RNA sequence: UCCUCAAUAGCUCAAUGGUAGAGCGCCCGACUGUUAAUCGGUAGGUUGUAGGUUCGAGUCCUACUUGAGGAG
Numbered sequence: 001u002c003c004u005c006a007a008u009a010g011c012u013c014a015a016u017g018g019u020a021g022a023g024c025g026c027c028c029g030a031c032u033g034u035u036a037a038u039c040g041g042u043a044g045g046u047u048g049u050a051g052g053u054u055c056g057a058g059u060c061c062u063a064c065u066u067g068a069g070g071a072g
Base pairs, nucleotide, nucleotide: 001071002070003069004068005067006066007065010024011023012022013021018055027041028040029039030038048064049063050062051061052060
């Protein structure tokens, strides 16, 4: 310098262009002598940044940033 992949909740990850979800964790409750375990529920998101396409973008396109891998 070039190529590929990744970036979404506190963590690990989903999501066919059409209301952004799950598990774990936090918090509240049930269960009980108490804790743990188990069960139920709530909250939590500028989908890395900036633009573009589209009636509509996490998803498609461009640039950039960060990380991983590769070529020279």

The prediction has a mean pLDDT of 82. The RNA shown here (transfer RNA) has 72 nucleotides and comes from Thermoactinomyces sp. DSM 45892. The RNAcentral record of the sequence draws on ENA and Rfam. It matches the Rfam family "tRNA". Rfam's curators write: Transfer RNA (tRNA) molecules are approximately 80 nucleotides in length. Rfam links the family to the GO term triplet codon-amino acid adaptor activity. It is annotated as a transfer RNA. NCBI's taxonomy places the organism under Bacteria, Bacillati, Bacillota, Caryophanales, Thermoactinomyces.